Predicted 3D model of an 81-nucleotide RNA (transfer RNA) from Catelliglobosispora koreensis DSM 44566. The coordinates come from a structure-prediction model, not an experiment, and the mean pLDDT is 83. Rfam family: tRNA. Its family is annotated with triplet codon-amino acid adaptor activity in the Gene Ontology.

RNA sequence: GGCGGCUUGCCCGAGCGGUCAAUGGGAACGGUCUGUAAAACCGUCGCGAAAGCUACAGUGGUUCGAACCCACUAGCCGCCA
Numbered sequence: 001g002g003c004g005g006c007u008u009g010c011c012c013g014a015g016c017g018g019u020c021a022a023u024g025g026g027a028a029c030g031g032u033c034u035g036u037a038a039a040a041c042c043g044u045c046g047c048g049a050a051a052g053c054u055a056c057a058g059u060g061g062u063u064c065g066a067a068c069c070c071a072c073u074a075g076c077c078g079c080c081a
Base pairs, nucleotide, nucleotide: 001080002079003078004077005076006075007074010026011025012024018064028044029043030042031041032040046053047052057073058072059071060070061069
């Protein structure tokens, strides 16, 4: 330099153009249990009382509607040279 793949919440990871603040696991927080812990179990887990708002690497675009499709950029991985 060329080609291909990947990037999602604190971490790992699933995710079909609408049913998605997004399955599941961990961590964290609250509780039950325990002499204390651990383990196990229950609840919460973006913000907000709600309505709603914001968010899937970044920017732009397509679309009535985008984490998902397209373009470019950035980072990581692989193959070829």